[in-house]
Molecule: RNase P RNA; transfer RNA
Organism: soil metagenome
RNA sequence: GAGUCAGGCAGUCGCGGAGACAACGAAAGGAGUCUUCGAGGAAAGUCCGGACACCACAGGGCACGGCGGUGGGUAACGCCCACCCGGGGAAACCCGCGGGAAAGUGCCACAGAGAACAGACCGCCGAUGGCGCGGCCGCACGUGAGCCGCGCACAGGCAAGGGUGAAACGGUGCGGUAAGAGCGCACCGGCGCCACGGUGACGUUGGCGCGCAUGGCAAACCCCGCCCGGUGCAAGGCCAAGCAGGACCUCCGACCCGGCCCGGCGAGGUCCAGGUGGGCCGCACAGAUGGAUGGCUGCCCCCGACAGAAUCCGGCUUACCGACUC
RNA sequence: GCCGGAGUAGCUCAGCUGGUAGAGCAGCUGAUUUGUAAUCAGCUGGUCGGGGGUUCGAUUCCCUUCUCCGGCU
Numbered sequence: 001g002a003g004u005c006a007g008g009c010a011g012u013c014g015c016g017g018a019g020a021c022a023a024c025g026a027a028a029g030g031a032g033u034c035u036u037c038g039a040g041g042a043a044a045g046u047c048c049g050g051a052c053a054c055c056a057c058a059g060g061g062c063a064c065g066g067c068g069g070u071g072g073g074u075a076a077c078g079c080c081c082a083c084c085c086g087g088g089g090a091a092a093c094c095c096g097c098g099g100g101a102a103a104g105u106g107c108c109a110c111a112g113a114g115a116a117c118a119g120a121c122c123g124c125c126g127a128u129g130g131c132g133c134g135g136c137c138g139c140a141c142g143u144g145a146g147c148c149g150c151g152c153a154c155a156g157g158c159a160a161g162g163g164u165g166a167a168a169c170g171g172u173g174c175g176g177u178a179a180g181a182g183c184g185c186a187c188c189g190g191c192g193c194c195a196c197g198g199u200g201a202c203g204u205u206g207g208c209g210c211g212c213a214u215g216g217c218a219a220a221c222c223c224c225g226c227c228c229g230g231u232g233c234a235a236g237g238c239c240a241a242g243c244a245g246g247a248c249c250u251c252c253g254a255c256c257c258g259g260c261c262c263g264g265c266g267a268g269g270u271c272c273a274g275g276u277g278g279g280c281c282g283c284a285c286a287g288a289u290g291g292a293u294g295g296c297u298g299c300c301c302c303c304g305a306c307a308g309a310a311u312c313c314g315g316c317u318u319a320c321c322g323a324c325u326c
Numbered sequence: 327g328c329c330g331g332a333g334u335a336g337c338u339c340a341g342c343u344g345g346u347a348g349a350g351c352a353g354c355u356g357a358u359u360u361g362u363a364a365u366c367a368g369c370u371g372g373u374c375g376g377g378g379g380u381u382c383g384a385u386u387c388c389c390u391u392c393u394c395c396g397g398c399u
Stems, first nucleotide, its partner, number of pairs: 001326005007300007015038007024029001040306001044317002047315005052232004065227004069083005084098001085096004099223002104221002106217003121162002123158003128155002130152007170188006189212001190210005195204003236281004245272007256264002301304001327398007336351004345382001353369005375391005
């Protein structure tokens, strides 16, 4: 990691369902006898998907909602299997709601110079320009231009290093430079195209090109692709019993009065009052509607966990003493 | 059985297009008063029901679970 079991055996007394026989009874029924079946891996949570039922619906689309690597499985699924990719682990293996961030919008607190067509606090430089001093110039003084040297750090250049942060616009090395920088080069990484392998996601120690151009978040809005009408067995159907109507609001599409409006008839809704609150089916080879599965005795062991159907299935998730197999 | 909603300080509630959680009452201390109440000033008090995930970061978004409340014959 995968799977199985969920105290076992024997006896006995009960409980619920079904079938057969059947005392009794006019019948409806039915004491009783026999046979047989009777909770779970989760029956739980009601989280998904379906069946079934009713309502709505010409058909199609949008919105809301859900899903999201690839290929299969399935009635269907957000489930399962295999694989791919990413992450973790020494490994066996485990985890992933895993489309798109170069369509657009939004957010990225605090800290920090700068947080997304970025930025300059400390720092490095000052090649170029500027300012100052000195020299070129036999003696003294002064002025101007040019050249050279030194200094300042004013203009300016840089992003290597420090520092902030979850994140700072590829990494290492060599060259280069005033100092630096993909600025140039080598290797690594990345991106694009082609080739090859694979059904595919994708992969490759393959070839070519590009100095690198698009930081993160979509479990933010959104975009793309796919799916999707609503309500749930208290659905719904049948039978039986019973009653009393009234007030208000909306609509005039259809019908009647009317030339039109209003209004009535009619339709829909809310509230008050009245009646009922029973049975059967739906409903299952467990199966009710006061709702069944338990008690006792004996033996053995490692002394027994979580927990009990309620329309039915397929999953997921959660709870669980332990035992066994691979 | 089926379908919805809510858990934040001792109590009642805010806060949720994610940035370290507040208000009123209650409690404590001080002022005021002869004293108390009221009033004024200040302070304390939070596993945001539990667990996991996404994210730099979760009360907020997602999943799971627990508790409570409501509706439907």